RNA sequence: GCGGGUGUCGUAUAGUGGCAGUACAGGAGUCUCCAAAACUUCUAACGGGGGUUCGAUUCCCUCCACCCGUG
Numbered sequence: 001g002c003g004g005g006u007g008u009c010g011u012a013u014a015g016u017g018g019c020a021g022u023a024c025a026g027g028a029g030u031c032u033c034c035a036a037a038a039c040u041u042c043u044a045a046c047g048g049g050g051g052u053u054c055g056a057u058u059c060c061c062u063c064c065a066c067c068c069g070u071g
Base pairs, nucleotide, nucleotide: 001070002069003068004067005066006065007064010024011023012022013021018054026042027041028040029039030038047063048062049061050060051059
């Protein structure tokens, strides 16, 4: 340089053109003599920009980061 892949709460991961879930973690509460555990509840995310579309996390383009292959 060329080709391919991945990017989703703090972490790990699911998802699909129409509301973004789950687990752990974090906050609050119940319980307990106090803790732990358990249970309830809350907070929090689609890498950036542009396009298509009534509607984009999803499709297209580009950029960025990372990974793999290759001259």
Transfer RNA from Parcubacteria group bacterium M10-OD1-1, 71 nucleotides, folded computationally.
It matches the Rfam family "tRNA". From the family's description: Transfer RNA (tRNA) molecules are approximately 80 nucleotides in length. It is annotated as a transfer RNA.
Its mean pLDDT, the model's own confidence on a scale to 100, is 81.